RNA sequence: CAAGAAAAAGCCAAACUAUCUGUGAAGAUAGGACGGAAAGCCACGGAUCUUACAAAAGACCGCCGGGUUGCUCAAU
Numbered sequence: 001c002a003a004g005a006a007a008a009a010g011c012c013a014a015a016c017u018a019u020c021u022g023u024g025a026a027g028a029u030a031g032g033a034c035g036g037a038a039a040g041c042c043a044c045g046g047a048u049c050u051u052a053c054a055a056a057a058g059a060c061c062g063c064c065g066g067g068u069u070g071c072u073c074a075a076u
Base pairs, nucleotide, nucleotide: 002076011036012035016031017030018029019028020027021026034062040068041067042066044065045064046063048059049058050057051056
């Protein structure tokens, strides 16, 4: 340097419930844990989803890929 199991510490929080915001997809907060080693960040490509207007504007990074930053660590 590469590859990579187990464990510890800490971290995030699906469904669902309540309140609020939004036409909506969804988002925020609180509760709650199905899971997660990038389930941190960026809508860059694809997918998916929404729309009072109908061609554009949006949502989603916990769908896949990409970019970027990053914790612990045995054998080999």
A computed fold for a 76-nucleotide RNA from Sulfurovum sp. 16-42-52, annotated as c-di-GMP-I-GGC riboswitch aptamer. Model confidence (mean pLDDT): 79 of 100. Lineage of the source: Bacteria > Pseudomonadati > Epsilonproteobacteria > Campylobacterales > Sulfurovum. The model forms 89% of the base pairs in the Rfam consensus.